About this RNA
A computed fold for a 1392-nucleotide RNA from a metagenome, annotated as small-subunit ribosomal RNA. The RNAcentral record of the sequence draws on SILVA. It matches the Rfam family "Bacterial small subunit ribosomal RNA". Gene Ontology terms of the family: structural constituent of ribosome and ribosome.
RNA sequence: AGAGUUUGAUCCUGGCUCAGGACGAACGCUAGCGGUGUGCCUAAUCUAUGCAAGUCGAAAGAAUUUAUAUUCUUGGCGGACGAGUGAGUAACACGUAGGAACGUACCUUUAGGUAGAGCAUAACCCGUCGAAAGAUGGGAUAAUACUCUAUAAUGUCGGUUUACUGACCAAAGAUUUAUUGCCUAAAGAUCGGCCUGCGUCCCAUCAGUUUGUUGGUAAGGUAAUGGCUUACCAAGACUACGACGGGUAGGGGGCGUGAAAGCGUGUACCCCCACGAUGGCACUGAGACACGGGCCAUACAUCUACGGAUGGCAGCAAGUAGGAAUCGUGCGCAAUGGGCGAAAGCCUGACGCCGCGACACCGCGUGAGGGAUGACGGUCUUCGGAUUGUAAACCUACAUUAAAAAGUCACGGCUAACUUCGUGCCAGCAGCAGCGGUAAUACGGAGGUGGCAAGCGUUGUCCGAUGUUAUUGGGCGUAAAGAGUUCUGUAGGUGGAUUUGUAAGUUAUAUGUGAAAGGCUGCGGCCCAACCGUAGUUAUGCGUGUAAUACUGCAGAUCUAGAGAAAGGUAGAGGUUGGCGGAACGUACAGUGUAGUAGUGAAAUGCGUUGAUAUUGUACGGAACACCAAAGGCGUAGGCAGCCAACUGGACCUUUUCUGACACUGAGAGACGAAAGCUUGGGUAGCGAAACGGAUUAGAUACCCGUGUAGUCCAAGCCGUAAACGAUGUCGACUAGGAAGUGAAUUGGGUUUUUGCCCUUUCCACUUUCGAAGCUAACGCAUUAAGUCGACCGCCUGGGAAUUACGGUCGCAAGACUAAAACUCAAAGGAAUUGGCGGGGACCCGCACAAGCGGUGGAGCGCCUGGUUUAAUUCGAUGAUAAGCGAAGAACCUUACCAAGGUUUGACAUGCUACUGCAAACCCCUAGAAACAGGGGCGUCCUUCGAGGGUGUAGCACAGGUGUUGCACGGCUGUCGUCAGUUCGAGUCGUGAGAUGUACGGUUAAGUCCGGUAUCGAACGCAACCCCUAUCGUUAGUUGUAUCACUCUAGCGAAACCGCCCCGGCAACGGGGAGGAAGGAGGGGAUGAUGUCAAGUCAGCGUGGCCCUUAUGUCUUGGGCUACACAGGCGCUACAAUGGUCAGUACAAUGGGCUGCAACCUGGUGACAGGAAGCUAAUCCCACAAAGCUGGCCCCAGUUCGGAUUGAAGGCUGCAACUCGCCUUCAUGAAGUCGGAAUCGCUAGUAAUCGCUGGUCAGCCAUACAGCGGUGAAUACGUUCUCGGGUCUUGCACACACCGCCCGUCAAAUGGGGGAAGUUGAAAAUACCCAAAAUCUCAAUUUAUUGGGCCUAAGGUAGAGUCAAUGACCAACAUUAAGUCGUAACAAGGUA
Repeated sequence: AGAGUUUGAUCCUGGCUCAGGACGAACGCUAGCGGUGUGCCUAAUCUAUGCAAGUCGAAAGAAUUUAUAUUCUUGGCGGACGAGUGAGUAACACGUAGGAACGUACCUUUAGGUAGAGCAUAACCCGUCGAAAGAUGGGAUAAUACUCUAUAAUGUCGGUUUACUGACCAAAGAUUUAUUGCCUAAAGAUCGGCCUGCGUCCCAUCAGUUUGUUGGUAAGGUAAUGGCUUACCAAGACUACGACGGGUAGGGGGCGUGAAAGCGUGUACCCCCACGAUGGCACUGAGACACGGGCCAUACAUCUACGGAUGGCAGCAAGUAGGAAUCGUGCGCAAUGGGCGAAAGCCUGACGCCGCGACACCGCGUGAGGGAUGACGGUCUUCGGAUUGUAAACCUACAUUAAAAAGUCACGGCUAACUUCGUGCCAGCAGCAGCGGUAAUACGGAGGUGGCAAGCGUUGUCCGAUGUUAUUGGGCGUAAAGAGUUCUGUAGGUGGAUUUGUAAGUUAUAUGUGAAAGGCUGCGGCCCAACCGUAGUUAUGCGUGUAAUACUGCAGAUCUAGAGAAAGGUAGAGGUUGGCGGAACGUACAGUGUAGUAGUGAAAUGCGUUGAUAUUGUACGGAACACCAAAGGCGUAGGCAGCCAACUGGACCUUUUCUGACACUGAGAGACGAAAGCUUGGGUAGCGAAACGGAUUAGAUACCCGUGUAGUCCAAGCCGUAAACGAUGUCGACUAGGAAGUGAAUUGGGUUUUUGCCCUUUCCACUUUCGAAGCUAACGCAUUAAGUCGACCGCCUGGGAAUUACGGUCGCAAGACUAAAACUCAAAGGAAUUGGCGGGGACCCGCACAAGCGGUGGAGCGCCUGGUUUAAUUCGAUGAUAAGCGAAGAACCUUACCAAGGUUUGACAUGCUACUGCAAACCCCUAGAAACAGGGGCGUCCUUCGAGGGUGUAGCACAGGUGUUGCACGGCUGUCGUCAGUUCGAGUCGUGAGAUGUACGGUUAAGUCCGGUAUCGAACGCAACCCCUAUCGUUAGUUGUAUCACUCUAGCGAAACCGCCCCGGCAACGGGGAGGAAGGAGGGGAUGAUGUCAAGUCAGCGUGGCCCUUAUGUCUUGGGCUACACAGGCGCUACAAUGGUCAGUACAAUGGGCUGCAACCUGGUGACAGGAAGCUAAUCCCACAAAGCUGGCCCCAGUUCGGAUUGAAGGCUGCAACUCGCCUUCAUGAAGUCGGAAUCGCUAGUAAUCGCUGGUCAGCCAUACAGCGGUGAAUACGUUCUCGGGUCUUGCACACACCGCCCGUCAAAUGGGGGAAGUUGAAAAUACCCAAAAUCUCAAUUUAUUGGGCCUAAGGUAGAGUCAAUGACCAACAUUAAGUCGUAACAAGGUA
């Protein structure tokens, strides 16, 4: 000292969280020792038992005793200290500094005195009553107990009057020769009582309080002042500088933290206060209203013989209860201190010690040196090793024994420390953000590592971090925050120039105080430290004296720059009242006139033949004032607009005449304050909430249309709020400019008969715009500041709950103002950036639309898919980018699926061991569906003769898997898209994300090129380079050609470049033309940037992890992948005459061929069969191309169209055509007559149409796919619309990016608050009743007491209020992966 967390990223604002320190602590795990401290924070709850205040024989009497002596009583002193606790108390209680009207036992000092006499009584003895506690009668006795007399002032009280006089008051002795007491007076010291200034918590949702109250006089009372008390008199006293009320709390020294200022706190130790079961009261005494004294009342408890008694641990121990939680019924008066005593001494739970507790701080230890084959074991592993780790074992030394002694938390980031296994959004973790859905360094275990260490973590609380309450030290245009205005202006705060005085503030200095302990520094004592001692310092404060006088204050005097006044002018929708005006509109009446009108996206409701709309005239009515008109003017703001008049407020300009600081701000307060709304009474043309009707719609309580009430208008009164906004408080000073407007004045000039008008200069006031410095998070502001400063006020402190509840004030009401908390979230927010998106905009492109041609969707069939079915119908592909796709060919095989039957080192690979046998192979027989099993035959390798290779059997390693994960991967592929884009280096700009480059103007198929340019260059794409093709030349030609030539074949080359001409243009380039086989990229292909879709593929292949291993491997037979109500996709054939059929006849190209293609001949209607030449191919064969052309028939029909389906008979391939092949012949002859919504392809040798070839392949379900040639069109105005894409721009609350985000009701659960008929309780107050003890007072007396009065604790009654708890039910709020209904907001969010 900072860090994490809002975002795709950024900057800011802002909260939350963390790292530090501390504790009277508690909890979890663990634990060796010592020192010093510390230990009921909760129930001021209740307490058994013991102890905690006695002492004096040198004051005195008695009893007992051998005696020292002990005990009882009277008397003296002390029990007001010490010890405890913090309930109460917001107060002179405490702290600090002062004061005057007091007391003070014991102690000290000074002065004086201490004479004489007397009456009793306790203990004791004898009785009585009582359970006890105790009470009571009689008798004896002493004193430093008590009483009387004397003496008496320097004492007290009077009187005269300031030194005289009068009255009154005292004592105690003891013991012994030296003391000690006693009495009076004065003084001191100590301690205490009283008074005062200042300081001392929260709430204003507590604003008024008070009657002994405030003061006076008199009296009483007290140690003493005083309303302390009483009587009388006056009517005061306190309060926004917070009275009164409520809540909370002992105060201080200090303690914790912090850089400090502060904030929090008051345990232990010290000082003060208060209290002693609760409440009241006095007595005694120097001192008390008395913790271990008294009286009374109350509650509780104990004893009891029921008649009565007794008690107070907030003393030390201890118990109970409460609680997360806090110790022993210990020892001693040895030390220190206290009481008594002359003293010895006695007493002392004060105190000194011990005990218990890691509760805290401090210190020490758990070993040291050597020790590598880096042992075993564990963990990880790329299988090589690495690590645990010198750690261990073991050895040595320390007088004896290395012995008895290490844990805990963490290890994804913040934050030091990483791997493996298990788990699989489960279990769990978590301080924050977050982790976990099959490869988790975040969960749990293990190994390893890090931190601290007899402790370590967790929880709680406080300070810090947090400048997050800001005095030091923050803010308010948009993040939270300027009040609607500030017109009037109170208190308060602040205040111009000169001068004199004063000295309150201020400054300096001296002095008193600021207890000790504590803190800091030095030194010292315990081995060190903690701890302790000593010295210094600190103690920021308060009091007193002296000095200074700059500034502020106060008092006096003067001034004019602030402010105000006066005079003369100016502009203006400034305000109030009254009057007047025209246009428009509506209505009424009358005229003309006829069928519509009105309205909309389109309609309808409505109005109209009882005459509308339209038009003309007249009359009436209410509201608002076109043009002028503007970034214009005025006003404090709200706001103000036809014209005229009256009354009236303010501003500005000029002159510089007057006053002389009169000023600024302004808590409260007053006044004003749009629209809507309210009350009363008017008024009502138009418009128009509500309401009604018509449409729209899935719905439409809306948007649109037709009506239409309140209202809008006026008068009077209320309300008091708005995005009342410049989201910017008022006043003053200072700090570059440019441009413009409004209103005066001013300089110079022009013009005019004049008022005046025009141009120009300067200056003042107001208003608008651009912009430098500066400021700002940025946007932006910028002399009208959001700049630099000053004065004063208001306001803010995370989001939600909440412009809310409760309470109060105001209001007729609506409501307004003031204004929380519980609970909940980790964000909410501002500005800007890059994308994406928009039912935003601009530009451009594409068979994208349009213009055309032909199809699909309807039929039958083929193929594929979904679904269903099945033992199985193997698997994958699923919008575009799956579906004649993987599959360039499922009868067996393929095959992965199913059933059944086998097999287990295996169908396949490599290595090792053993047996050793033997080659392997081939053939046959038996059973079987086959695999397989059993048997037989034939055969018997090479060799250096050791063996090796090979092979078989058995065994071990391992093989094998089309099992899983394409969301672990490689590779490959689809798609946007052959779209023109995607980036980098350096520079520059920006706090930054980023921008620039790549934006602009042209041009192009193109980020193609040109111009311009804070950019200059470059890369991947584009283009070109490659292949085919169109023309020509040339070379070579076999198997082509009878021959030459042509054609052809296949090498080389030429040719095209906007090159030439014209036009436009700066250029790039574009338009046209010539020539040419070809013209502006000639046509076609290959070629696919950065990236997107977690796109596809683990079943083509490879591959990590996981899974199976007599099975999820492998072999075999059969079946299935070919199923079939249905749905979708891609095709074929058709529906016919541009056709069908029969006959004749013409013209291709690409290709393939030896397990092959097969001419030709023969047979067969034919498929084909039997022979068979040729050809390893420019030679031979497949191989007749078809459409076309010529001729004939058909004559518009379910046909001579169409060919499905079915029957019969055959052919071919193949172990095998049943499931399940193709072909042929004959017969059969279905649907279908051009196809709804919708939708596809194609721009020229293209579409359409016609046939041919090939791969795979035994054969083929091929109508598919890949190629080849033949014939050969139509159309494109154009870019409004649809789809897709590109560039720029704009808005955004989106960033998983519009298939986005997101709102409200309802339904469910949970939570905490609010209201509520009430119910219960607490504390305090008021009025009255009753009234104990006690003081005071009065009276009576038998002198012991008794009775009355005043006052009063407690108790009772009554009503009113406050607070708290609870309450059926009510309304709202918050939270909760996948509920319902809609779609309000974000894009012009589809009605801004």